[in-house]
RNA sequence: UUCCGACAAGAGCAAACCCGGGGUGACCCGGGGACGCAAAACCACAGGGUCCGCUGAAGGCUUGCCGUAAGCGGACUGCCGGUUACCGAA
Numbered sequence: 001u002u003c004c005g006a007c008a009a010g011a012g013c014a015a016a017c018c019c020g021g022g023g024u025g026a027c028c029c030g031g032g033g034a035c036g037c038a039a040a041a042c043c044a045c046a047g048g049g050u051c052c053g054c055u056g057a058a059g060g061c062u063u064g065c066c067g068u069a070a071g072c073g074g075a076c077u078g079c080c081g082g083u084u085a086c087c088g089a090a
Stems, first nucleotide, its partner, number of pairs: 004088002012037002017032006035078001041083003047080002049076006059066003
């Protein structure tokens, strides 16, 4: 240094849920709260995946709606992943 991850040491983050606020929505912000996390740090223009909104060929039927594929915009990194990083037992 790389890999690796200790009932080590010093730190850290914060699920569900509740309250307040924002948004059509996924979801986000603040407070409380801890399920957990060795990257639960950063990245959505490394890549993949999931979710939301609009539109919507085919198609369906209730003739005006529903709605698959495709397209456009958005959300999630605590879904996988990419990048970076504290410590140093085995």